[in-house]
RNA sequence: GGGGCUAUGGCGCAGCGGUAGCGCAGGGGACUCAUAAUCCCUUGGUCGUGGGUUCGAAUCCCUCUGGCCCCA
Repeated sequence: GGGGCUAUGGCGCAGCGGUAGCGCAGGGGACUCAUAAUCCCUUGGUCGUGGGUUCGAAUCCCUCUGGCCCCA
């Protein structure tokens, strides 16, 4: 220098253009003599940045940024 993958709650990840979800973690409760485990309820996300397309974008296109990898 060229190319590919990736970025979504605190963490790990889903989400094939139509209201953003799951697990763990956090808070509350049940159970127990008590703790753990288990069960129930619940908080939390401008979807990396900036634009574009569209009635509508986490999703499609472009740009930039971070991470990983390949080629030279």